[in-house]
Molecule: c-di-AMP riboswitch aptamer (ydaO/yuaA leader)
Organism: Micromonosporaceae bacterium
RNA sequence: GGGAUGAUCACGUCGAUUCGCCCGGGAGAGCGAACCGGGGACCCAGGCGCCGUGAAUCCGCGACAGCGGUAGGGCGGCUUCUACGCCCGAACUCGUCAGCUGACCCGGUAGGCGGUCGAUGGAAGGAUCU
Numbered sequence: 001g002g003g004a005u006g007a008u009c010a011c012g013u014c015g016a017u018u019c020g021c022c023c024g025g026g027a028g029a030g031c032g033a034a035c036c037g038g039g040g041a042c043c044c045a046g047g048c049g050c051c052g053u054g055a056a057u058c059c060g061c062g063a064c065a066g067c068g069g070u071a072g073g074g075c076g077g078c079u080u081c082u083a084c085g086c087c088c089g090a091a092c093u094c095g096u097c098a099g100c101u102g103a104c105c106c107g108g109u110a111g112g113c114g115g116u117c118g119a120u121g122g123a124a125g126g127a128u129c130u
Base pairs, nucleotide, nucleotide: 011114012113013112014111018033019032020031021030034109035108036107037106038105039104044099052092053091058069059068060067061066072088073087074086075085076084078125079124080123081122082121083120
């Protein structure tokens, strides 16, 4: 000097899963805000089972594994639109109960990935700096 690998700060990213306060050698299994999810009337709907979170449904081939596609979803580093490119298209829960649903009631604030070198082009707007 070059290459590879591991971990990881700042930072970024999927996701509702963020912020503040208090306490701290005894305590927190805490409180508040914000965001999100579930339950829950009349009316309406429905007709004996399915339902819920989620973008993650559906079709074909295959003995299986899996393969191809697809509704839909995400990323490209300020935002939106557009073009182009790269990805995901799972998993789990409930157990005969469940639609919508005001008041009201209950619950969650996890987990994962990238990470010093990357962050595509155009248009409009914005922010910051001078």